[in-house]
RNA sequence: UGUUGUUCUCAAGGCAGGGUGAAAAUCCCGACCGGCGGUUUGAGUCCGCAACCUGCAUAUGCAGUGGAGUCCUAUAGGCACCGAUAGUUAUAGUCUAGAUGGUAGAGGACAGGC
Repeated sequence: UGUUGUUCUCAAGGCAGGGUGAAAAUCCCGACCGGCGGUUUGAGUCCGCAACCUGCAUAUGCAGUGGAGUCCUAUAGGCACCGAUAGUUAUAGUCUAGAUGGUAGAGGACAGGC
C1' cells in the first nucleotide's frame, strides 16, 4: 500500500409574500428543495442503487414495482419538467405521523494474512 474480518460514527432539504374562503403551509398567484455510487467535468429528470409501495416468507431476507429533458461543446448556462403512504375544518414534493425507525453508501478504529 492492497485485501479480509470485527466494530464504531455519520448518512434529506424545502411554501417567504399575497388571493379566495367559515376553514387551505393542502386550492390559486408566487416562493423554495433535490439521498448514495458511477459516468475523463460538479447530474432530482444518463446508468445503477437506496428509500417509499406491493407480494411471499417472517429472524436475517427474496421477488416485483419504481417520477421527470430538452437546447447546447457541456453533468456548470437557457428554458421546461418530476416528486411514496396515512392524516388534516379544504385536495400537501415543502405541515403532522409511522420514524428516538431503516438504507444505498461515506468515514474512522482495531486485528489477522500477503

FMN riboswitch aptamer (RFN element) from Lactobacillus sp., 114 nucleotides, folded computationally. Rfam family: FMN riboswitch aptamer (RFN element). About the family: The RFN element is a highly conserved domain that is found frequently in the 5'-untranslated regions of prokaryotic mRNAs that encode for flavin mononucleotide (FMN) biosynthesis and transport proteins. Model confidence (mean pLDDT): 79 of 100. The sequence was found by an Rfam model in a public genome assembly. NCBI's taxonomy places the organism under Bacteria, Bacillati, Bacilli, Lactobacillales, Lactobacillus.